[in-house]
RNA sequence: GGGCACGUAGCUCAGGGGUUAGAGCACCAAGCUUAUAACUUGGCGGUCCCAGGUUCAAAUCCUGGCGUGCCCA
Numbered sequence: 001g002g003g004c005a006c007g008u009a010g011c012u013c014a015g016g017g018g019u020u021a022g023a024g025c026a027c028c029a030a031g032c033u034u035a036u037a038a039c040u041u042g043g044c045g046g047u048c049c050c051a052g053g054u055u056c057a058a059a060u061c062c063u064g065g066c067g068u069g070c071c072c073a
Stems, first nucleotide, its partner, number of pairs: 001072007010025004018056001027043005049065005
């Protein structure tokens, strides 16, 4: 330098145009317990990497950029 894949909650990930953006773990509170853990219930947490474009509507499609990983040179 070229090619491919990925970027969504603190972490691991789902969601692949359609009306509130989700799950598990973590964290907080309550319940339970002598107490802790486990368990149950509830809560918190996101400008969906950035910019532009297409569309009535974009996390989702297109273009460029940035970052990470792998391959080639």